[in-house]
Context: one part of a larger RNA
Molecule: small-subunit ribosomal RNA, 3' major domain
Organism: uncultured Acidimicrobiaceae bacterium
RNA sequence: UGACGGGGGCCCGCACAAGCGGCGGAGCAUGUGGCUUAAUUCGAGGCAACGCGAAGAACCUUACCUGGGUUUGACAUGUAGAGAAAAGCCGUAGAGAUACGGUGUCCUUCGGGGUUCUACACAGGUGGUGCAUGGCUGUCGUCAGCUCGUGUCGUGAGAUGUUGGGUUAAGUCCCGCAACGAGCGCAACCCUUGUUCUAUGUUGCCAGCGCGUAAUGGCGGGGACUCGUAGGAGACUGCCGGGGUCAACUCGGAGGAAGGUGGGGACGACGUCAAGUCAUCAUGCCCCUUACAUCCAGGGCUGCACACAUGCUACAAUGGCUGGUACAACGGGUCGCUAAUCCGCGAGGAGGCGCUAAUCCCCAAAGCCAGUCUCAGUUCGGAUCGCAGUCUGCAACUCGACUGCGUGAAGUCGGAGUCGCUAGUAAUCCCGGAUCAGCAACGCCGGGGUGAAUACGUUCCCGGGCCUUGUACA
Numbered sequence: 001u002g003a004c005g006g007g008g009g010c011c012c013g014c015a016c017a018a019g020c021g022g023c024g025g026a027g028c029a030u031g032u033g034g035c036u037u038a039a040u041u042c043g044a045g046g047c048a049a050c051g052c053g054a055a056g057a058a059c060c061u062u063a064c065c066u067g068g069g070u071u072u073g074a075c076a077u078g079u080a081g082a083g084a085a086a087a088g089c090c091g092u093a094g095a096g097a098u099a100c101g102g103u104g105u106c107c108u109u110c111g112g113g114g115u116u117c118u119a120c121a122c123a124g125g126u127g128g129u130g131c132a133u134g135g136c137u138g139u140c141g142u143c144a145g146c147u148c149g150u151g152u153c154g155u156g157a158g159a160u161g162u163u164g165g166g167u168u169a170a171g172u173c174c175c176g177c178a179a180c181g182a183g184c185g186c187a188a189c190c191c192u193u194g195u196u197c198u199a200u201g202u203u204g205c206c207a208g209c210g211c212g213u214a215a216u217g218g219c220g221g222g223g224a225c226u227c228g229u230a231g232g233a234g235a236c237u238g239c240c241g242g243g244g245u246c247a248a249c250u251c252g253g254a255g256g257a258a259g260g261u262g263g264g265g266a267c268g269a270c271g272u273c274a275a276g277u278c279a280u281c282a283u284g285c286c287c288c289u290u291a292c293a294u295c296c297a298g299g300g301c302u303g304c305a306c307a308c309a310u311g312c313u314a315c316a317a318u319g320g321c322u323g324g325u326a327c328a329a330c331g332g333g334u335c336g337c338u339a340a341u342c343c344g345c346g347a348g349g350a351g352g353c354g355c356u357a358a359u360c361c362c363c364a365a366a367g368c369c370a371g372u373c374u375c376a377g378u379u380c381g382g383a384u385c386g387c388a389g390u391c392u393g394c395a396a397c398u399c400g401a402c403u404g405c406g407u408g409a410a411g412u413c414g415g416a417g418u419c420g421c422u423a424g425u426a427a428u429c430c431c432g433g434a435u436c437a438g439c440a441a442c443g444c445c446g447g448g449g450u451g452a453a454u455a456c457g458u459u460c461c462c463g464g465g466c467c468u469u470g471u472a473c474a
Base pairs, nucleotide, nucleotide: 001474002473003471004470005469007468008467009466010465011464012463013462015458016457019421020420021419022418023417026313027312028311029310030309031308032307033306034304035303042053043052064299065298066297067296068295069294070293073122077121078120079119080118081117082116083115088103089102090101091100092099093098106113107112124288125287127286128285129284133282134281135277136276137275138273140271145184146183147182148181149180150179151160152159153158164175165174166173190265191264192263193262195233196232197231198230199229200228201227205222206221209220210219211218236259239253240252241251242250243249315414319373320372321371322370323369324368325367331362332361333360336355337354341350342349343348380411385406386405387404388403389402390401391400427450428449429448430447431446432445433444
């Protein structure tokens, strides 16, 4: 100087407390361990691995296994030599890769280009090392810290500044002070949301005036309103009062759409964990080179005595079922989204209007109004299994999703323990998108609808910041 303390002081955080809803019990989904296997490819491992890489494992992907092939190679560049084509199409053999046969034939500025074969340099490796690395990322932590120049003090390591008194979300600001300044962080500048003004007005809107329809901004028209686009205004403790060193600031109030960082996001200091990644990519070294390279078929990554993690669905009456009826936003769409209408109990099929989209389409549920069920393993719950189907796709056996009929398991609110959340939040209800032929999505990332309870307080648990003290630690 640090680190540590079941030392002290001050202070913060859904850290506790106060509340609301879960997890831990059940069934299923997904991930992981273990076991199994020819293979069940690899990585990730307290927080910070385990719905993680994977925003799509039937083939492909695919890296694994078994079997069948190839060796200048599936891919790149170059040199030398040789050749005519090569692809494509058809046939035969084969699981296919491939082999054989037939067919088929280039451009040219005549230098060659393109292409095949042979030979050689070389290619290739998701092989190893993340403890050789770059880059990227997680974490402490959006915590308020981390440093430098000059000066001063100290033999020196170092100290000072950065400590102190207040204050703040903040090393934020004020005052003081052997310090005076400065940098990286904080804040602000950026995006979004909340108010308003101006301009503009199609594909958006329709108050007023007309036309028309069974009905609809459907039409003429209009720019008021909503909304879209662009540019401004607005919030700054600016104003008033109390407190305060009459400083910073804080408490209350006015006005205001919004008040003291208005809400949300992006943004992550010096560094820590030899943290993660050589399998995104790049890369040193090592290793393989008729194989650890490469092509193909089939299988596996989906195996199942079991254990854990994260979710979904429930155990019901604030509910289930049946009928009627209303209201979104974000997005996506031409190899696409697909309307009306018809067929089917349904998944879906037929159909094909419109739309390269503020134009057309995808397009809500909880809610509300009625009826029914009456506390039961039930009209709760839907696992599992049987049969029959639909769709995608070369192909649904291993191993897809969905539909109908039948079947109707566990489960009556969950031990010790444990998690999330402070407001348009939790809870609850649907919708969209990426990936994608299809889908194991109940995941992820977004969107809107309905919409709470509680916070006395900081003694205690966890994590952190500052000062101080002790130390046989570095």